[in-house]
Context: one part of a larger RNA
RNA sequence: CUCUCUCUAAGGAACUCGGCAAAAUAGCCCCGUAACUUCGGGAGAAGGGGUGCCUCCUAAAGGAGGUCGCAGUGACCAGGCCCGGGCGACUGUUUAACAAAAACACAGGUCUCCGCAAAGUCGUAAGACCAUGUAUGGGGCUGACGCCUGCCCAGUGCCGGAAGGUUAAGGAAGUUGGUGAACUGAUGACAGUGGAGCUGGCGACCGAAGCCCCGGUGAACGGCGGCCGUAACUAUAACGGUCCAAAGGUAGCGAAAUUCUUUGUCGGGUAAGUUCCGACCUGCACGAAAGGCGUAACGAUCUGGGCACUGUCUCGGAGAGAGGCUCG
Numbered sequence: 001c002u003c004u005c006u007c008u009a010a011g012g013a014a015c016u017c018g019g020c021a022a023a024a025u026a027g028c029c030c031c032g033u034a035a036c037u038u039c040g041g042g043a044g045a046a047g048g049g050g051u052g053c054c055u056c057c058u059a060a061a062g063g064a065g066g067u068c069g070c071a072g073u074g075a076c077c078a079g080g081c082c083c084g085g086g087c088g089a090c091u092g093u094u095u096a097a098c099a100a101a102a103a104c105a106c107a108g109g110u111c112u113c114c115g116c117a118a119a120g121u122c123g124u125a126a127g128a129c130c131a132u133g134u135a136u137g138g139g140g141c142u143g144a145c146g147c148c149u150g151c152c153c154a155g156u157g158c159c160g161g162a163a164g165g166u167u168a169a170g171g172a173a174g175u176u177g178g179u180g181a182a183c184u185g186a187u188g189a190c191a192g193u194g195g196a197g198c199u200g201g202c203g204a205c206c207g208a209a210g211c212c213c214c215g216g217u218g219a220a221c222g223g224c225g226g227c228c229g230u231a232a233c234u235a236u237a238a239c240g241g242u243c244c245a246a247a248g249g250u251a252g253c254g255a256a257a258u259u260c261u262u263u264g265u266c267g268g269g270u271a272a273g274u275u276c277c278g279a280c281c282u283g284c285a286c287g288a289a290a291g292g293c294g295u296a297a298c299g300a301u302c303u304g305g306g307c308a309c310u311g312u313c314u315c316g317g318a319g320a321g322a323g324g325c326u327c328g
Base pairs, nucleotide, nucleotide: 001323002322003321004320005319006318007317008316010314011313014312019309027051028050029049030048031047036041038144052067053066054065055064056063057062068072080307081306082305083304084303085302086301087299088298092104093103108142109141110140111139112138113137120129121128122127145294146293147292148291150224151223152222155221156220157217158216159215160214161213164212165211166210170206171205174202175201176200177199178198179197182193183192184191185190225243226242227241228240229239252286253283264280265279266278267277268276
């Protein structure tokens, strides 16, 4: 010097990103216990007091009296607490070996498919799961509970419709080739014509779904404006004009896990506060089941403050054990 411990005057978070670590609290009995609340909780809230031994009473719990110590859960064992906020309702689950969370799940909500040989899934199939189920099934989104969930169907998707347009295979009237018996060219390897059959090309017309088309549908994918002017101080604009759009963001919330400018401004807390809390609204770029806003309880969650407590620190020091180092 390193590690693991013990103690430390005065101070007590001044340490630090941050009370990380340590200290403190601690069992049992009694008293007492707030806001809030879903009336269950919160709650071991908080905060106090007691605790040994002996004698007597006593079934026990306990009571009365006495007595010792600095100290009686005398060692070990053995909650720190309070206040505010964010997120997630909760108990659970997860990255075996860097992440335990605000992520996943969840009960509940809602949409959609499905009448049973179900829908859906695996498989070429047989077959199997679903399910020895029968609307108690499958899929999507949301995520307890409370109050709610606005406008847009133009685009995309889905559902419905069938009049019209377009439209495949296939069929097909017709048309046009090849081959071809035979005929013609005096004969001929040849040339021309060419029946039937076989075989090609084109093809009016017939021809479903789909698409076009017509409607519906947002807890379907999604979307939810700009400019100018205006009130008898100023400022602002209930109001007006205009352009565009399918419709122009409603309630609620808002510098937020979202705010760039930004340490916004004001208030609170501090001697001093880029964090925190309460407001404001100029929302760069919240917003209503990719849910909005609240919310008791819960959380090895994140964040701000306080009490207690301490070697975290001022700022070090002392000690024990182990290692290192020197000698052997």
This is a predicted structure of a 328-nucleotide part of an RNA (large-subunit ribosomal RNA, domain IV) from Rhynchospora breviuscula. Rfam family: Bacterial large subunit ribosomal RNA. Rfam links the family to the GO terms ribosome and structural constituent of ribosome. The RNAcentral record of the full RNA draws on Rfam. Its mean pLDDT, the model's own confidence on a scale to 100, is 87. Taxonomically the source falls in Rhynchospora (Eukaryota, Euphyllophyta, Magnoliopsida, Rhynchosporeae).